Glycine riboswitch aptamer, 89 nucleotides, folded computationally.

RNA sequence: UGGGAUUCUGGAGAAGCCCGCGGAGUUCGCGGGGGCCGAAGGGGCAAGGCAGACACGCUCAAACUCUCAGGCAAAAGGACAGAACUGGC
Numbered sequence: 001u002g003g004g005a006u007u008c009u010g011g012a013g014a015a016g017c018c019c020g021c022g023g024a025g026u027u028c029g030c031g032g033g034g035g036c037c038g039a040a041g042g043g044g045c046a047a048g049g050c051a052g053a054c055a056c057g058c059u060c061a062a063a064c065u066c067u068c069a070g071g072c073a074a075a076a077g078g079a080c081a082g083a084a085c086u087g088g089c
Base pairs, nucleotide, nucleotide: 004086006084007083008082009081010080017033018032019031020030021029022028035072036071037070041068042066043065044064048059049058050057
C1' cells in the first nucleotide's frame, strides 16, 4: 500500500394507508386494493475494449436507472465510511 474474515461505531429515503375475514391487550395472521421509497440482493447502459464491415453483435461501472425482490413508527435490516483485531504479499 492493496485485499479477506470477525467485532465495534456512525449510517438516508418512503402510509404505523385502505378493505374483508379470523383472533383478542389498538400495533397480530391471512387475502385483496391502489400509493410511495432505494442504500441488502438482482436487472439495464456510457466511454473504452473485442469481433466484424456499413448490419447485427460480444464484453462493460456507479450512489445513474428499473423497482423483480426488499422496504415505508420503533426494533431489525441497511449501500457506504471509520476504528480494532487477525492472516498474507
The model forms 90% of the base pairs in the Rfam consensus.